[in-house]
Notes: Predicted 3D model of a 338-nucleotide part of an RNA (large-subunit ribosomal RNA, domain IV) from a Pseudomonadota bacterium. The full RNA is in RNAcentral, with records from ENA.

Context: one part of a larger RNA
RNA sequence: ACCUCUCUAAGGAACUCGGCAAAAUAGCCCCGUAACUUCGGGAGAAGGGGCGCCCCGCGCAAGCGGGGCCUCAGAAAAAUGGGCCUACCGACUGUUUAACAAAAACACAGCACUCUGCAAAGUCGUGAAGACGACGUAUAGGGUGUGACAUGUGACCAAUGCGGAAAGGUGAAGGCGUGUGGUCAUCCCGCCGCAAGGCGGGAGAAGCUGCGCGUCCAAGCCUCCGUGAAUGUCGGCCGUAACUAUAACGGUCCUAAGGUAGCGAAAUUCCUUGUCGGGUAAGUUCCGACCUGCACGAAUCAUGUAACGAGUGGGCCGCUGUCUCGGAGAGGUGCUCG
Numbered sequence: 001a002c003c004u005c006u007c008u009a010a011g012g013a014a015c016u017c018g019g020c021a022a023a024a025u026a027g028c029c030c031c032g033u034a035a036c037u038u039c040g041g042g043a044g045a046a047g048g049g050g051c052g053c054c055c056c057g058c059g060c061a062a063g064c065g066g067g068g069c070c071u072c073a074g075a076a077a078a079a080u081g082g083g084c085c086u087a088c089c090g091a092c093u094g095u096u097u098a099a100c101a102a103a104a105a106c107a108c109a110g111c112a113c114u115c116u117g118c119a120a121a122g123u124c125g126u127g128a129a130g131a132c133g134a135c136g137u138a139u140a141g142g143g144u145g146u147g148a149c150a151u152g153u154g155a156c157c158a159a160u161g162c163g164g165a166a167a168g169g170u171g172a173a174g175g176c177g178u179g180u181g182g183u184c185a186u187c188c189c190g191c192c193g194c195a196a197g198g199c200g201g202g203a204g205a206a207g208c209u210g211c212g213c214g215u216c217c218a219a220g221c222c223u224c225c226g227u228g229a230a231u232g233u234c235g236g237c238c239g240u241a242a243c244u245a246u247a248a249c250g251g252u253c254c255u256a257a258g259g260u261a262g263c264g265a266a267a268u269u270c271c272u273u274g275u276c277g278g279g280u281a282a283g284u285u286c287c288g289a290c291c292u293g294c295a296c297g298a299a300u301c302a303u304g305u306a307a308c309g310a311g312u313g314g315g316c317c318g319c320u321g322u323c324u325c326g327g328a329g330a331g332g333u334g335c336u337c338g
Stems, first nucleotide, its partner, number of pairs: 002332007010324002014322001019319001027051005036041001038148001052069007070074001082317007089309002094106002110146007122132003149304004154234003159231002161227005168222003174216010186203007235253005262296001263293001274290005
């Protein structure tokens, strides 16, 4: 020097990304406890006081009252909450990346849409048997989204998806009908041969086969309608009021329709440390406002919200070797020698 501890004048977060770590708090009894609130809570809120031993009285006892004794110290050791204010996220208890992430991620009751009438839908399985669903039956079961609760959840069906539609358009294989090409039994003609027969040409049924045409015809697609807690989408330019500024108002183009309520420099704001206010002596963070929303917005939910959280940000009190800035000590490891 390193590791694990103990103490430390004065100061007390000046340390640092950040009070990380440490210190502090701590038990039991009594007093006393705010905003807010879903009236349960918040609460151990906060903040105070007491606590040993001996004697006496009362009491069944626990204990209560009075008197006295000692220590620096009486919950005398160990063990054993630090607290408060504020904002964000998630309602909550839970769950998770076994071994770098415990969370604002997942789940969750609740809400909604949708499928399923029972040999259910859905799932596993070989297009099986069989099984789960379920010895259940729509107050049931499956799928999807949202995620307690409160108040709400706007416009657009043009695109995509889904549902519906006995008409219409398109429409394959195939069936039937028909045409034509090839092949061909058979027949005819010519030539050669005494004949049997040989060579060449033509017509040609059925069958088989190649190619068309007509007709019948499913789903799908086209078409039409519906559907948003389906995938999704939710404008631009110009002018206008008796200061200025702004524009309730008007014009125009485009669209399926042009973002309602609420919220807003936000876990979302680039410009940006926006501007104003608060807090500090001093504040790129924080809180409250404003609205110019680069690029919030309504179940990929919106806005609130008591309680809860080893969650995240900001502030305050207490407390401290985190620091000013070091110092002293104990044990251990290591090193040298044995």
It matches the Rfam family "Bacterial large subunit ribosomal RNA".